A computed fold for a 124-nucleotide RNA from Frankia casuarinae, annotated as Glycine riboswitch aptamer.
RNAcentral holds the sequence, with entries from Rfam and Ribocentre.
Model confidence (mean pLDDT): 76 of 100.
Taxonomically the source falls in Frankia (Bacteria, Bacillati, Frankiales, Frankiaceae).
RNA sequence: CAACUCUGGAAAGUGGACGCCGUGGGGUGUCCCGCCGACGGUGAAAGCCGCGUUCCCCGCCCGCAGCUCCCCGGACUGCCGGCGGCGGCGCUGGUGAAGCUCUCAGGUCAAUGACAGAGGGGGA
Repeated sequence: CAACUCUGGAAAGUGGACGCCGUGGGGUGUCCCGCCGACGGUGAAAGCCGCGUUCCCCGCCCGCAGCUCCCCGGACUGCCGGCGGCGGCGCUGGUGAAGCUCUCAGGUCAAUGACAGAGGGGGA
C1' cells in the first nucleotide's frame, strides 16, 4: 500500500398506476411523482506553472531641457524613445482537495455502504 475475514456503521416513500404469480398476506416487472448522500463518479478555491502587457512599478541606456548644486564635465529633477524584470496587473490557459458540490450512477424493507476497530497473511 492493496485485498480478504469479523465487528460497528447514517440519510431518504409502509408512495401511486398497470401487468403477471398467489385463496390471501404478499411477491415480481414496467412506468410515474417525490426524497437521500457515505459504493462509484462529476466540478473547482487559494497556491504553483505558463503566456501577455499600448496600463502601473522598478532598474539601465540614449537624446533634450533647467531662475538648482558643483565647477568643465558630473550630480539632481522632468520629458521622449529603447531594453530588461523571481514586481504589480490581466487570462474562456495548465495543474489543483474533501465528509464541499452535482445528484449521472446508486439508494429510499433487507442487502449494500464512506469511514473506524481487530485478525492472519501478501507486496513495496